[in-house]
Context: one part of a larger RNA
RNA sequence: GGAUGAAUGCUAGCGGCGUGCCUAAGGUAUGCAAGUCAACCGUGAAUCUUCGGAUUUACGGGGCAGACGGCUGAGUAACGCGUAAGUAACCUACCUUUAACUUGAGAACAAUCCUGUGAAAACGGGACUAAUGCUCGAUAGUCUCCUGUACCAUAAGGUACUUGAGUAAAGCUUUUGUGGUUAAAGAAGGGCUUGCGUCCUAUCAGGUUGUUGGUGGGGUAAAAGCCUACCAAGCCUAUGACGGGUAGCUGGUCUGAGAGGAUGGUCAGCCAGACUGGGACUGAAACACGGCCCAGACUCCUACGGGAGGCAGCAAUUAGGAAUCUUGCGCAAUGGGGGGAACCCUGACGCAGCGACGCCGCGUGGUGGAUGAAUGCCUUCGGGUUGUAAACACCUUUUAUAGGGGAUCAACACUGAGAGUACCCUAUGAAUAAGUGCCCGCUAACUAUGUGCCAGAAGCGUCGGUGAUACAUAGGGCACAAGCAUUAUCC
Numbered sequence: 001g002g003a004u005g006a007a008u009g010c011u012a013g014c015g016g017c018g019u020g021c022c023u024a025a026g027g028u029a030u031g032c033a034a035g036u037c038a039a040c041c042g043u044g045a046a047u048c049u050u051c052g053g054a055u056u057u058a059c060g061g062g063g064c065a066g067a068c069g070g071c072u073g074a075g076u077a078a079c080g081c082g083u084a085a086g087u088a089a090c091c092u093a094c095c096u097u098u099a100a101c102u103u104g105a106g107a108a109c110a111a112u113c114c115u116g117u118g119a120a121a122a123c124g125g126g127a128c129u130a131a132u133g134c135u136c137g138a139u140a141g142u143c144u145c146c147u148g149u150a151c152c153a154u155a156a157g158g159u160a161c162u163u164g165a166g167u168a169a170a171g172c173u174u175u176u177g178u179g180g181u182u183a184a185a186g187a188a189g190g191g192c193u194u195g196c197g198u199c200c201u202a203u204c205a206g207g208u209u210g211u212u213g214g215u216g217g218g219g220u221a222a223a224a225g226c227c228u229a230c231c232a233a234g235c236c237u238a239u240g241a242c243g244g245g246u247a248g249c250u251g252g253u254c255u256g257a258g259a260g261g262a263u264g265g266u267c268a269g270c271c272a273g274a275c276u277g278g279g280a281c282u283g284a285a286a287c288a289c290g291g292c293c294c295a296g297a298c299u300c301c302u303a304c305g306g307g308a309g310g311c312a313g314c315a316a317u318u319a320g321g322a323a324u325c326u327u328g329c330g331c332a333a334u335g336g337g338g339g340g341a342a343c344c345c346u347g348a349c350g351c352a353g354c355g356a357c358g359c360c361g362c363g364u365g366g367u368g369g370a371u372g373a374a375u376g377c378c379u380u381c382g383g384g385u386u387g388u389a390a391a392c393a394c395c396u397u398u399u400a401u402a403g404g405g406g407a408u409c410a411a412c413a414c415u416g417a418g419a420g421u422a423c424c425c426u427a428u429g430a431a432u433a434a435g436u437g438c439c440c441g442c443u444a445a446c447u448a449u450g451u452g453c454c455a456g457a458a459g460c461g462u463c464g465g466u467g468a469u470a471c472a473u474a475g476g477g478c479a480c481a482a483g484c485a486u487u488a489u490c491c
Base pairs, nucleotide, nucleotide: 001491002490003489004488006487007486008485009484010483013362014361015360016359017358018357019355020354021320026318027317028316030315031314032313035064036063037062040061041060042059043058044057045056046055047054048053071273072272073271080198081197082196083195084194085193086192087191090190091189092188095186096185097184098183099182100181101180102179103137104136105135106134112127113126114125115124116123117122143166144165145164148161149160150159151158152157171178172177199245200244201243206236207235208234211233212232213231214230215229216228217227218226248270249269250268251267252263253262254261255260275296276295277294278293279292298309299308300307301306326352328351329350330349334348335346336345337344338343365395366394367393368392376385377384378383400428401427402426403425404424405423409418435480436479437478438477439476440461441460442459446475447474448473449472450471456463457462
């Protein structure tokens, strides 16, 4: 000198764009943040009725979604991340394309009704019932398994042909119809493996027994000690194993001429976590933030028998702290979920609010104006300085105030939270708007008075003990400016 998610002191006119719990991954009142589908199905209620039905709504079964989106960085020194490869060792719901199919039956369980237990949460018993829910059968292949052959590759494999066996389905709607099953491909996404890179510490030198490898078995979508039985005794290590400390990683960001150093907040990619620890279920995908089960701590309810909860979602609250915002508006846009659609949901998102926290822009007036007024300060008492500064004259109207008009954002018929906002026009009138730090040297800027090693200043050198340009006050000056200065941290 530059920089900051800053804080503190003094000060403060406006706008745009950003940004805002760095500390306790401490505890949380309240509201909201994930639903939707009646064009899958059963039942109840209300309204209207031309008595055919129509509309609305509730309960439950069923489907899809809830694994995304949003938050946080505790853990992790690791194939976690980055980069480059591999997968002949794999998966992929929804979407797109292509081909074929969409047939026959059956048994239940909710809701409901009857009834019981319980303070509640909730839990039973009996009866009835539907389905795109469940079960059994038919049929089918380019699917799966088995037999064999050929070609290619090689570590187990791949492709083509072949013998036999096996596994499918669901309907609804009458509208631009929409679904279901099987197979192949695409798109996009993921799993796994590997080379290289990835902080400090030797006052950590040896570590390891599923450990290293093999065989059989199990397991997974999939290779593998992933698991298991047996066999062998290996494997890693001064090119730093093992241990300890610290830490999410990256694109980037700051600084620097660069090399480098520091850093990883906002935004984007990846990873990890969801009160703490463990576990599986469902599913294409989870070992699942607003799902389930168990244990623990904590909080709440209780009739003391037993129950309920999880803001590291958005607001908000308490605590901690030098310190960090509104219990706001809207689904109008973009995006997401459901639905054939209408539409519903969406604290994602779009906006508004608060904070000079940052960057950028604008303003606080312009021109003229000397007998150089007055005041203040200094003075060698002559004067100097404040100072063209003011007054005064003329001008302008950014901004301000008042009135009027008034968007883009909407595509796609309707539809705008923001918003009567931005912006435009007219009027009024210099009117509404300047501070902070410093002035001994480094370092731009000096005098007077007070004080008297006191009171105090100070980044370093230092200053102050009676003429202090260094303390305090005043006048004057210098610097930056809606900011200025200090503190902290990085280069």